Record summary: A computed fold for a 76-nucleotide RNA from a Candidatus Poseidoniia archaeon, annotated as transfer RNA. It matches the Rfam family "tRNA". From the family's description: Transfer RNA (tRNA) molecules are approximately 80 nucleotides in length.
[in-house]
RNA sequence: GCAGGCGUGGUCUAGUCUGGUAUGACUAGGGGUUUCCAACCCCUCAACCUGGGUUCAAAUCCCGGCGCCUGCACCA
Numbered sequence: 001g002c003a004g005g006c007g008u009g010g011u012c013u014a015g016u017c018u019g020g021u022a023u024g025a026c027u028a029g030g031g032g033u034u035u036c037c038a039a040c041c042c043c044u045c046a047a048c049c050u051g052g053g054u055u056c057a058a059a060u061c062c063c064g065g066c067g068c069c070u071g072c073a074c075c076a
Base pairs, nucleotide, nucleotide: 001072002071003070004069005068006067007066010026011025012024020056028044029043030042031041032040049065050064051063052062053061
C1' cells in the first nucleotide's frame, strides 16, 4: 500500500441482517434482610468512535475519516 473484520456505560456484552423507547451481567452508589460481615433481594447512576448523507425517524442503511485486529504485498 491492498483486502477483510471489528468499534455500544468504568469493564464485558445483546441488539445492526429486516430502521421505530438501547439489552443483560459485573463494578459503583442507596435501601432491605442480618447482632456484624459475607451472601441474597430491591432501586439508582452511567453508553452507541467521528463528520456528513438518506429518512417523519439511524447503533442499524449509504459515503468519508480515525483506531484496533487478521491476511496479502513491499522490505533496496